A computed fold for a 349-nucleotide part of an RNA from an uncultured bacterium, annotated as small-subunit ribosomal RNA, central domain. Its mean pLDDT, the model's own confidence on a scale to 100, is 87.

Context: one part of a larger RNA
RNA sequence: CUGGGCGUAAAGAGCACGUAGGCGGGAUUUUAAGUCAGGUGUGAAAGACCGUGGCUCAACCACGGGGUUGCACAUGAAACUGGAAUUCUUGGGGGCAGGAGAGGAAAGUGGAAUUCCUAGUGUAGCGGUGAAAUGCGUAGAGAUUAGGAAGAACACCAGUGGCGAAGGCGCUUCUCUGGACUGUAACUGACGCUGAGGCUCGAAAGCGUGGGGAGCAAACAGGAUUAGAUACCCUGGUAGUCCACGCCGUAAACGAUGAAUACUAGGUGUAGGGGUUGUCAUGACCUCUGUGCCGCCGCUAACGCAUUAAGUAUUCCGCCUGGGGAGUACGGUCGCAAGAUUAAAACUC
Numbered sequence: 001c002u003g004g005g006c007g008u009a010a011a012g013a014g015c016a017c018g019u020a021g022g023c024g025g026g027a028u029u030u031u032a033a034g035u036c037a038g039g040u041g042u043g044a045a046a047g048a049c050c051g052u053g054g055c056u057c058a059a060c061c062a063c064g065g066g067g068u069u070g071c072a073c074a075u076g077a078a079a080c081u082g083g084a085a086u087u088c089u090u091g092g093g094g095g096c097a098g099g100a101g102a103g104g105a106a107a108g109u110g111g112a113a114u115u116c117c118u119a120g121u122g123u124a125g126c127g128g129u130g131a132a133a134u135g136c137g138u139a140g141a142g143a144u145u146a147g148g149a150a151g152a153a154c155a156c157c158a159g160u161g162g163c164g165a166a167g168g169c170g171c172u173u174c175u176c177u178g179g180a181c182u183g184u185a186a187c188u189g190a191c192g193c194u195g196a197g198g199c200u201c202g203a204a205a206g207c208g209u210g211g212g213g214a215g216c217a218a219a220c221a222g223g224a225u226u227a228g229a230u231a232c233c234c235u236g237g238u239a240g241u242c243c244a245c246g247c248c249g250u251a252a253a254c255g256a257u258g259a260a261u262a263c264u265a266g267g268u269g270u271a272g273g274g275g276u277u278g279u280c281a282u283g284a285c286c287u288c289u290g291u292g293c294c295g296c297c298g299c300u301a302a303c304g305c306a307u308u309a310a311g312u313a314u315u316c317c318g319c320c321u322g323g324g325g326a327g328u329a330c331g332g333u334c335g336c337a338a339g340a341u342u343a344a345a346a347c348u349c
Stems, first nucleotide, its partner, number of pairs: 004320003007303002012317001014201001017198001021194003025088007033081002035077003039073004049065006091191001092188002095184004103177003107173002110154001114150008125136002162169002206247006215241002220236004258316006266294012298305002322349003331342004
């Protein structure tokens, strides 16, 4: 390379946008690059293969044949692919009419709780645990009442409910704003799919500068437990967690399942629309889009998947090739750093 694979055995990039490239709907005409047909030239000889013959046989040698899958040239065919022209509406886009949503950004408001502060009442405990102790408290704690301050998070509603490409998004109001869905069928007329490089976004932790700091809490200190206890339990507690701006670019970033299109039994829930019918007050049936469960055919090593496929097919991209060494070394690129990314070999089983 061929071939085989990627839910769990090695293997789907964290996600999107998009360049080159690859692939690409229906009809008609044309062309003849790919394709196909027969033809001409060439494809040296020797060797190899088949046949016949010559050395007594064989090795060896001679003759004949086929083949040499290729290349070039001219002629012809026109179904398919490609090129050119015209055209179509089913794919895509798009106008109009609607309803749904924790989609995003910014600003403002609210109540419960927690901690702290001040004042009142009040007296000896509080707190904590398996049991304790450290800790707090007669300088008046804890409890309780009133007032104030601060920061963070938004109980119930809440739902294998919704929205988003993924990460993710949940009090409430307003402003700005993205996308999807349904109905209609004006308009456009293949404008599509995928996507190497590239570029954007990307939880938590971490980093830089400046704020903020209630609760929680790595590190750290103390008390316990224990043979020990650098832990689990307890009392404290700093970074951090929060905000603004800028980095980092990784996760069991998971559905461990790339994107797109078409087809292939059903049943049952749920969310958002539309239609038909109706005791029109709740319904019944049909349909589109999402999201679950169950279950044929088929697939699978099995588990299981099963119209949201891991089924049947096509297109494009990414990735895998025994375990360890190792996602490491070296080099490159990126980063303030931490490190990330790309990525071996010796050796060994």